[in-house]
RNA sequence: UGUCUAUCAAGAGUGGUGGAGGGACUGGCCCUGAGAAACCCGGCAACCGGCGGUUGUAUAUUUACGCACGGUGCUAAAUCCUGCAGAAUUCAAUUCUGACAGAUAGAAG
Numbered sequence: 001u002g003u004c005u006a007u008c009a010a011g012a013g014u015g016g017u018g019g020a021g022g023g024a025c026u027g028g029c030c031c032u033g034a035g036a037a038a039c040c041c042g043g044c045a046a047c048c049g050g051c052g053g054u055u056g057u058a059u060a061u062u063u064a065c066g067c068a069c070g071g072u073g074c075u076a077a078a079u080c081c082u083g084c085a086g087a088a089u090u091c092a093a094u095u096c097u098g099a100c101a102g103a104u105a106g107a108a109g
Stems, first nucleotide, its partner, number of pairs: 003107006013041001015040003021031003025083001027081002042075003047071003050067003056061001079101001084098006
């Protein structure tokens, strides 16, 4: 870097350093010197491992559940909305569904 699988409307700081950008991309709409990115600390969650534990069992292993020890991840707004296709009401527009794209984890290369 590509492939496959799962999830993406919940949750999480009035902290420190830092100093002007940030929300992937498009078009919007927003956040930000009342302090952006980044880093540290704190926190959230429970994908993988680990531990405990329920069920079944041949006692190998399987499943619900729990802990948060290790590996990640996340910590404004639904993945902030949107882009492509379809449906409903319809003037505009609004709502819904599914793809695409993206993010994260895991697996096999």